[in-house]
RNA sequence: ACUAUAAUUGAAGCGCUGGUACUUGCGGCAAGCCGCAAGUAGACGAGGAAGAGGUUUAUCGAGUCGGUCAGCGGAUGCCUCUCGGCUUACUGCGGUCGUAAACAGUCGACAAAACCGCCGGGUGACCGGUGGGACAAAACGCCUGUGGCAGUUAA
Repeated sequence: ACUAUAAUUGAAGCGCUGGUACUUGCGGCAAGCCGCAAGUAGACGAGGAAGAGGUUUAUCGAGUCGGUCAGCGGAUGCCUCUCGGCUUACUGCGGUCGUAAACAGUCGACAAAACCGCCGGGUGACCGGUGGGACAAAACGCCUGUGGCAGUUAA
């Protein structure tokens, strides 16, 4: 230095790309297109994991209408079962959720990119850092309302 194996670490709106777009160099020509090589881009945050199996276009909004285009993989989504919480003190069925463990309504709160500057890297497409000042929805919080059937025990 190379190869193989094993382990560990990191990431889950996460990763990758031969389509596509763009850049640089070289070559060709009909002069703005083609070919080759090397590159760049390819989703902005919020939220999200009881266990097993199954499944795949898996929640929420921001920005923009110029590519956040198109494709591949993965995934905390969803379904079934088990376990667990609530629904009546207990048990069963049903319902609904997942340890912050029920539903509905009013109200409330929370972001980053974008934008305006500065600094750094690259021939370039572009990339990284930093400062300023904003703006969501859902999960969530407050309040209000609602929350099945049967059986058992105690008073």